[in-house]
Molecule: transfer RNA
Organism: Acidobacteria bacterium 13_2_20CM_57_17
RNA sequence: GGCGAUAUCGUCUAAGGGUUAGGACAUAGCCCUCUCAAGGCUAAAAUCCGGGUUCGAAUCCCGGUAUCGCUACCA
Numbered sequence: 001g002g003c004g005a006u007a008u009c010g011u012c013u014a015a016g017g018g019u020u021a022g023g024a025c026a027u028a029g030c031c032c033u034c035u036c037a038a039g040g041c042u043a044a045a046a047u048c049c050g051g052g053u054u055c056g057a058a059u060c061c062c063g064g065u066a067u068c069g070c071u072a073c074c075a
Stems, first nucleotide, its partner, number of pairs: 001071007010025004018055001027043005048064005
């Protein structure tokens, strides 16, 4: 160079075209407690980038970027 896989809250991970983009851990606040931990309630927080298709895209298509893997002269 060629081929393939992956990319979503801080981290891990769901979402098979119509979801308020969900859950766990972590974080913050409140409750509980003499205090802490544990426990309960609540909150904030994400679709890699650019196009296309569609009434509608995290999801389908094209290109790019990053990471990982395979390949070794066929270009």